This is a predicted structure of a 347-nucleotide RNA (Bacterial RNase P class A) from a soil metagenome.
Its Rfam family is "Bacterial RNase P class A". Rfam describes the family as follows. Ribonuclease P (RNase P) is a ubiquitous endoribonuclease, found in archaea, bacteria and eukarya as well as chloroplasts and mitochondria.
The coordinates come from a structure-prediction model, not an experiment, and the mean pLDDT is 78.
RNA sequence: GAGUCGGCCGGACAGUCGCGACGCGCAAGCAUCGAGGAAAGUCCGGGCUCCGCAGGGCAAGGUGCCAGGUAACGCCUGGGCGGCGCGAGCCGACGGAAAGUGCAACAGAGAGCAGACCGCCAAGGCCGCAAGGCCGGCAAGGGUGAAACGGUGGGGUAAGAGCCCACCGCGUCGCUGGCAACAGUCGACGGCACGGCAAACCCCACCUGGAGCAAGACCGAAUAGGGGAACCAUGACGCGGCCCGCGUCGUUCCCGGGUAGGUCGCUGGAGCGCCGUGGCGACGCGGCGCCGAGAGGAAUGACUGUCACGCCGCAAGGCGCACAGAACCCGGCUUACAGGCCGACUC
Numbered sequence: 001g002a003g004u005c006g007g008c009c010g011g012a013c014a015g016u017c018g019c020g021a022c023g024c025g026c027a028a029g030c031a032u033c034g035a036g037g038a039a040a041g042u043c044c045g046g047g048c049u050c051c052g053c054a055g056g057g058c059a060a061g062g063u064g065c066c067a068g069g070u071a072a073c074g075c076c077u078g079g080g081c082g083g084c085g086c087g088a089g090c091c092g093a094c095g096g097a098a099a100g101u102g103c104a105a106c107a108g109a110g111a112g113c114a115g116a117c118c119g120c121c122a123a124g125g126c127c128g129c130a131a132g133g134c135c136g137g138c139a140a141g142g143g144u145g146a147a148a149c150g151g152u153g154g155g156g157u158a159a160g161a162g163c164c165c166a167c168c169g170c171g172u173c174g175c176u177g178g179c180a181a182c183a184g185u186c187g188a189c190g191g192c193a194c195g196g197c198a199a200a201c202c203c204c205a206c207c208u209g210g211a212g213c214a215a216g217a218c219c220g221a222a223u224a225g226g227g228g229a230a231c232c233a234u235g236a237c238g239c240g241g242c243c244c245g246c247g248u249c250g251u252u253c254c255c256g257g258g259u260a261g262g263u264c265g266c267u268g269g270a271g272c273g274c275c276g277u278g279g280c281g282a283c284g285c286g287g288c289g290c291c292g293a294g295a296g297g298a299a300u301g302a303c304u305g306u307c308a309c310g311c312c313g314c315a316a317g318g319c320g321c322a323c324a325g326a327a328c329c330c331g332g333c334u335u336a337c338a339g340g341c342c343g344a345c346u347c
Stems, first nucleotide, its partner, number of pairs: 001347009011307007019034003023030002036323001040334002043332005048212004060208005065079005080094001081092004095203002100201002102197002117142002119138003124135004150168006169192001170190005175184003216264004226255006235249005271290008309320004
C1' cells in the first nucleotide's frame, strides 16, 4: 500500500419553555424516569391467553450433510464434502436417480441402455481384366451440444474397439481412523456400468391443532328486554257457542346475560453489567451489583449557548450533522444507515 474477518459508537454538556408515567403534597408545585441498533419488514421460533383435543392414522404444509448449543427455530457454533480466491477467508435447499412416473429448448446422424453427417477399412462376399463399386465392418479423428455410454500410453487389427495390458479414475466388499458426516500412499475383487434434473411428481426421516393482547379476565350502570316467585280486582282481553283450560296485561321482590364505562393483563425478564469457572466455540454454571418507557388518539419535543465532527471561506463567519419513532414480551433472520473508533489476520 492492497485486502479479509470480528466488535463498538452513532453527537456531548448546560439553560429555558413544554409533554407522558409514577411517587409525595389539600393545593401551588417538587423529585425521579422517559426510544433503537435496527423500535422497521412481520419472514421464522417461543412464552402467555382463549378455543379444540382419548389414542392412532390419512391429507396438507415445512425442514433436509454430520455433531453440538438453545425454551425453540428455517437461528447459531464446530466439523465434513464441493466450488472460488496466491492467501487471510468467502459461498453452497448439500438426503435418495441400481422403487416408479416424467423432463431435456436450440443445434445435432444420435439425448439413454442411443447413434453414423464428415470420416476410417479393403481381410470377407458379389460384380469387374483392372482401377474401382456395392454389400459389409468400425467408432480412432472431425463436427453439434449444457450434457454423446471412462482418460492417457502401449499391444492388437484390414481398420478399430476394455478386445487385451499398465497407470489414473470408478464401483463393491473388507480393514483402519473418526460419536458421526466422511476420509485413507491401505488390501481384495470387478473391464467398467449405475449419465443429468427431485427449488418435477415422488420416496425416506423429522417437525407442525387453530386464533391472537382488538388474546383474554374482573367490576358493571341508565334504558330496553329475558327467567322465576309472591300478591291483587278471582278482574280485563284473546282462543271459544258455553264450562274447564291455555296465553297476554298490573304491582313487588329475586336471579342471570349483554352494552356504555372502569380495572387488570402491562412490563423484574429465557433481563443487564462485572468477575470467576467448564468448553476450540455457540453456550452453560456460580458469585456480586443494578432496575433501564409502559401510553391508549397514543408522551419522548422546540429554542439558545459552548464544544466536537464534515464542507466552504485568507479571515470574521456560514451551512450541514445518517437511517429511523416503542405499543404484550422475548430469541433470531432480513433490510436501511452520514461519519467514526478498536482488535485479529493475509498478501